A computed fold for a 74-nucleotide RNA from a Clostridia bacterium, annotated as transfer RNA. Taxonomically the source falls in Clostridia (Bacteria, Bacillati, Bacillota). The sequence was found in a public genome assembly. Rfam family: tRNA. About the family: Transfer RNA (tRNA) molecules are approximately 80 nucleotides in length. Rfam links the family to the GO term triplet codon-amino acid adaptor activity. Model confidence (mean pLDDT): 82 of 100.
RNA sequence: UGCGGUGUAGAGCAGUUUGGUAGCUCGUCGGGCUCAUAACCCGGAGGUCAUAGGUUCAAAUCCUGUCGCCGCAA
Repeated sequence: UGCGGUGUAGAGCAGUUUGGUAGCUCGUCGGGCUCAUAACCCGGAGGUCAUAGGUUCAAAUCCUGUCGCCGCAA
């Protein structure tokens, strides 16, 4: 320098195919159950979807630039 992959809640991931309410598990907070803890049950909070633009009635999703990480080639 080129190519490919990847970036979504505190952690790990799905959702991109086919644009249309942003979700799952764990964690965390509150409650229930229990003599008590764990387990179990119910509920809540937590996200500028890496970033800047573009297309569109509407973008995590499509297009372009940039940045971080991983790999390959030189």